Annotation:
Predicted 3D model of a 1462-nucleotide RNA (small-subunit ribosomal RNA) from an uncultured bacterium. It matches the Rfam family "Bacterial small subunit ribosomal RNA". The sequence is in RNAcentral, with records from ENA.
RNA sequence: GAUGAACGCUCGCGGCAGAACUUAAUCCACGUCGAGUCGUGGGGCAGCGGGUUUCUCCGGGAACGCCGGCGACCGGCGAACGGGUGAGUCACACGUAUGGAACCUACCCUUAACUCGGGGAAUAGCCUCGAGAAAUCGAGGGUAAUACCCCAUACCAUCUUUGAGGGACAUCCCUUUUGGAUGAAAGCUCCGGCGGUUAAGGAUGGCCAUGCGGUCCAUUAGCUUGUUGGUGAGAUAACCGCUCACCAAGGCCACGAUGGAUAGCUGAUCUGAGAGGAUAAUCAGCCACAUUGGCACUGAGACACGGGCCAAACUCCUACGGGAGGCAGCAGUAGGGAAUCUUGGUCAAUUGGCGAAAGCCAGAACCAGUCAUGCCGCGUGCAGGAUGAAGGCCCUAUGGGUCGUAAACUGCUUUUAUUCGGGAAGAAAAAGUCUGUUUCCACAGAUUCUUGACGGUACCGAUUGAAUAAGGACCGGCCAACUCCGUGCCAGCAGCCGCGGUAAUACGGAGGGUCCAAGCGUUAUCCGGAUUCACUGGGUUUAAAGGGUGCGCAGGCGGCUAAGUAAGUCAGUGGUGAAAGCCUUCGGCUCAACCGGAGAAUUGCCAUUGAAACUACUUAGCUUGAGUGCAGUAGAGGUAGGCGGAAUGUAGCAUGUAGCGGUGAAAUGCAUAGAUAUGCUACAGAACACCGAUAGCGAAAGCAGCUUACCAGACUGCAACUGACGCUGAGGCACGAAAGCAUGGGUAGCAAACAGGAUUAGAUACCCUGGUAGUCCAUGCCGUAAACUUUGAACACUCGGAGUCUGCCACUUAGUGGUAGGCUCCCUAGCGAAAGCGUUAAGUGUUCCACCUGGGGAGUACGGCCGCAAGGCUAAAACUCAAAGGAAUUGACGGGGGCCCGCACAAGCGGAGGAGCACGUGGUUUAAUUAGAUGAAAAGCUACGAACCUUACCAAGCCUUGACAUGCAAGUAGUAGGCGGGCUGAAAGGCCGGCCGACCCCUGUUUAUCAGGGGGGCUUGCACAGGUGGUGCAUGGCUGUCGUCAGCUCGUGCCGUGAGGUGUUGGGUUAAGUCCCGCGACGAGCGAAACCCCUGCCCUUAGUUGCCAGCAUUAAGUUGGGGACUCUAAGGGUACUGCCAGUGAAAAACUGGAGGAAGGCGGGGACGACGUCAAGUCCAUAUGCCCCUUAUGGCUUGGGCUACACACGUGCUACAAUGGACGGUCCAACGGGUUGCCACACCGCGAGGUGGAGCGAAUCCUUCAACGCCGUUCAAAGUUCGGAUUGCAGUCUGCAACUCGACUGCAUGAAGUCGGAAUCGCUAGUAAUCGUGGAUCAGCAAUGCUACGGUGAAUACGUUCUCGGGCCUUGUACACACCGCCCGUCACACCACAAAAGUCGGCAACACCCAAAGUCAGUGACCCGCGAGGGAGCUGCCUAAGGUGGGGCCGGUGAUUGGGGU
Repeated sequence: GAUGAACGCUCGCGGCAGAACUUAAUCCACGUCGAGUCGUGGGGCAGCGGGUUUCUCCGGGAACGCCGGCGACCGGCGAACGGGUGAGUCACACGUAUGGAACCUACCCUUAACUCGGGGAAUAGCCUCGAGAAAUCGAGGGUAAUACCCCAUACCAUCUUUGAGGGACAUCCCUUUUGGAUGAAAGCUCCGGCGGUUAAGGAUGGCCAUGCGGUCCAUUAGCUUGUUGGUGAGAUAACCGCUCACCAAGGCCACGAUGGAUAGCUGAUCUGAGAGGAUAAUCAGCCACAUUGGCACUGAGACACGGGCCAAACUCCUACGGGAGGCAGCAGUAGGGAAUCUUGGUCAAUUGGCGAAAGCCAGAACCAGUCAUGCCGCGUGCAGGAUGAAGGCCCUAUGGGUCGUAAACUGCUUUUAUUCGGGAAGAAAAAGUCUGUUUCCACAGAUUCUUGACGGUACCGAUUGAAUAAGGACCGGCCAACUCCGUGCCAGCAGCCGCGGUAAUACGGAGGGUCCAAGCGUUAUCCGGAUUCACUGGGUUUAAAGGGUGCGCAGGCGGCUAAGUAAGUCAGUGGUGAAAGCCUUCGGCUCAACCGGAGAAUUGCCAUUGAAACUACUUAGCUUGAGUGCAGUAGAGGUAGGCGGAAUGUAGCAUGUAGCGGUGAAAUGCAUAGAUAUGCUACAGAACACCGAUAGCGAAAGCAGCUUACCAGACUGCAACUGACGCUGAGGCACGAAAGCAUGGGUAGCAAACAGGAUUAGAUACCCUGGUAGUCCAUGCCGUAAACUUUGAACACUCGGAGUCUGCCACUUAGUGGUAGGCUCCCUAGCGAAAGCGUUAAGUGUUCCACCUGGGGAGUACGGCCGCAAGGCUAAAACUCAAAGGAAUUGACGGGGGCCCGCACAAGCGGAGGAGCACGUGGUUUAAUUAGAUGAAAAGCUACGAACCUUACCAAGCCUUGACAUGCAAGUAGUAGGCGGGCUGAAAGGCCGGCCGACCCCUGUUUAUCAGGGGGGCUUGCACAGGUGGUGCAUGGCUGUCGUCAGCUCGUGCCGUGAGGUGUUGGGUUAAGUCCCGCGACGAGCGAAACCCCUGCCCUUAGUUGCCAGCAUUAAGUUGGGGACUCUAAGGGUACUGCCAGUGAAAAACUGGAGGAAGGCGGGGACGACGUCAAGUCCAUAUGCCCCUUAUGGCUUGGGCUACACACGUGCUACAAUGGACGGUCCAACGGGUUGCCACACCGCGAGGUGGAGCGAAUCCUUCAACGCCGUUCAAAGUUCGGAUUGCAGUCUGCAACUCGACUGCAUGAAGUCGGAAUCGCUAGUAAUCGUGGAUCAGCAAUGCUACGGUGAAUACGUUCUCGGGCCUUGUACACACCGCCCGUCACACCACAAAAGUCGGCAACACCCAAAGUCAGUGACCCGCGAGGGAGCUGCCUAAGGUGGGGCCGGUGAUUGGGGU
């Protein structure tokens, strides 16, 4: 795009078309339905209408065929057309083109002739009987014809005889002539005519034959006996094995016979650019069929839809004896189905039949009805109208936006619908009359009368009034059109991709929008897109696809020259290619659809006339393709035979002694009965080291010691011979590794199966010890391999370079060059998706063969062929998925490789894991034990301070515009506010009452109160507040981690179809993508480094509260004084591989050295690239959405966060003598301090208390630092170690230490004697060890965190390994990226398939039996006939259906079995 469509929702009108296709060629009720007509053929008169006569009781009856007409009958024509359907049919059925010299044709036309010659016998109707329920039938008696029969005549026809001529030819045809034989007729009439017969021709319609054309299956390969042909005969309209007798043995087939499946064919229709593909409704041509099967009759024509006979199935009637029927005609009914209409009108037109005609008949046809089934047209209003109205389960940033000029409202119009009125065309004829032409028939004209189913329809006019008329689908992309709400992987959507798990433009609803529109969507089907079967117009190295290799029949294709022919080819002409349709154009319906006229086209077929380049054919040649010959060359080429040495094994003898063998390590095994080892000898079988090689040979498989014989191929040189002899090759034939099979040998080694030993969770494996088939030979099978160059064969052409093998030639001869044939590598053009190929093509061309068409199912099933078997060859479908696949890219990963780094390992030091305690977490418990954090990167974390508070949790008691903010409204003088009190209560709160007691600003005036306005407070009400409620997977911000790892990118250029690459890789070097060099790259950015802070050295400036060398002074830098020093805190300087030597590439840099306080980043800190982990945080704060609103908000008291069988993490204290205890004694730094630090004095054993100076600090206080050092004691023990736990007594803070604080004193004195597996930190002022300060803080859980100083080590060979990281490279089936992906069994469920003992059904044949009707043949009682003859009946052949039988093919079903899919 299309449809004979169907379904869903919806529906105003008209025109033109279409409508029982799919399924059941299923069954059919009813209809005075669809084929009758002719009285001018006949006998006649049942019924109807007239007429005449007659009778009558006046209602009517009877008679007469007299007239109109006419039932039934005889007869003629028609009924073979028209109408329906598509079952069958792959066929001369259809289409097209020829032929019929092999034929027929009623009615019609033309021509010629005849028809007023003769005769005859019947039979319907009718009458009389009879049978039957009916259908119907029988007997007898009459009768007519255009019915039937005979005779005569014959232009002529047929047959035959005689002669002549012509044409053509395989049989033949035409003309003419002469005899002979046979053959006709029908009448009617209005007198015009209509008929009848014979013959010829035409027209029309048919019949037959032939060429060509259009389906599938080879898992259908052979078929055929009237079959193929001949002779003769029969039959037919006619040819023909059409039929029969005889004779011959043919005929068809790979160019697809036979068989099976499916199907009416065509003009055309739909689609497509075309070529094609699909279809076969309506209309038209042809065919076939008429319940199923068979058969003939009549006839011009049938083997006959509305005729006949027989058989079968079905239905109906019946008196049970018998009968009747055939809608695939028109309507209609039932059934089936998703699905297809009225039991209508009329012969007015067109057309057909009959008729002389009038006319009659016609479900043909024309009309109407039903149906949006399709195509076309029209309408559902038009114009104005902005407070942009109201309203919206609409949106919103709350301002507004949108529906929307839409509505309302105003004006206009009236198609359409309603009502009323008018009103066609389609009608021309025929008939009658008249006129003209004409011999008549007939024709032409005039005139009269009449004919419409549709239908009072189309159309026209008028009335009224916007009045009567819009839906469907869609809105994630493809694909035009977006928001809100609901839902929450549910419900659902979906053509493909896919959407939905709490912010869904994808589900459902709404608002809005988009597209079509009386329709819109869905489903189904066809073509297109699909170059996705490729003729136009594809491919086969790796994506699907080259046969394992050769030989070769058929087939296809084929070198050069010349001549001829004209099959292909090309051109002209003629015929045909029905009409309709398509196309162009003109015209008619108001337009269009639709219809009419004309043209073009119909790409085809046939005939004919030409052309001769090419192909083909014929003929004659040629040598270049191919082959032969001669001379040579290389070779694991093949077959058969002979020979050889090394090794191995076994056996014998000998030497010799305890192991051998084997492995990662072992064991099984062998061995004192003497192994292994060694020597000599013998035997056996198999394989042939070195040479040996991207060497050679062969068609491939394949071929390797030496040698002999035979055989084959290749190459080179020469140019003698043949003269296209060629290439390819479906089928076919041959060869064909290994394994395997059969028979017979052989068997040293090796070695499936098997046994044992190991390994392992297991180990039916890998390893080891043994070991049988087999491996070997002969003969015969098998016929497959990653049979691979994953690359079919042949020929030609197309830049180069290098190596090598084998010939020949030349030269300047260890070689170089040329040439030919092989093998191998690199590369240009070109090709290719790329990888790559590239004269040995995967390039450019030609020829031939083979093969492919998404993945799986499956190279499987079934069938066939082959095989001894194993199995091979050929080769599907159901079902299932939306992918499977190729090449390359970037990552990630690897028990891949290379290089490098890090307290990563190693080397060391000290820990933790064991104990007790502290703190945190899990778990458990609980009314609550608030919440978060959970590998590294949670767990002394949030928290730098949980007794109340904090506090978020729980229980109980209370408040409700609220503890807090803003706004609005109303009210507010004893009001707001202040002070203090009572009752109740745990408090909050509730209730009661006392005293004092109001404000600020502006304006007006009477200056004091008042009036007005505003502000502030309070009360009440309304908006709202409030939420540590949810979502860190909606977010901002902040943070952790990889990681202070050295990386991450960009611009331009270049390369690539592209993803992408290059740069950033490479050579060095560095802590570093740090720097240097090189390079199709050149530059740049974020990181690294540097800039900043602290610290280490020096200088300058400044000296108080700091300092004190010299001077003076004191108990004391205490004071005077000083600025030198220290120190303080500001500013500068210093270090840069700068210098030297060596190494390195004249580089970067490294190594060493000098000098220097410091040396190669001097030591620390802050600083954290692109990004990763949906990492952490909604409980710091901010914030979207959701949720709560007398509660999930707020207040209060008490409790809880402090629980305790247990598990984990981080720490403290220890286990002791490098120590504990006691006494004495030396030296810091950073900090902090007024709700504070607190000197000093006194009291207390002590925590502390009471007084109290100084200091808001370089001034005073904290503040005695400790370890250390000196001395005494303890002596290896659960201790003078260790301090948990517990008791008693206290101190301090604080409303308050019970749950639940810290500290003090006395007493008590637990575990623990250095810690399993596994594990942590640290590379120098570091670890270890010692103490000190600070934050938070009333106090304190601090052993934590953080800062400070004191004392102060050991070790690093090195990078194999562990962990993490960086760069390059490689493989990949991974990409939520190895915590990936993924294979098979088993278990469960479902699905389709195959097999299966069987069983059920169908189809087409075959053989035999039986055989209706019927044709044909034979015979022919009875009957008819004067006769000729006809003919009942009987018999025979053939034969539908039926029966029997054994086979074939196909299908259904089947316990169970098998694999396959999800």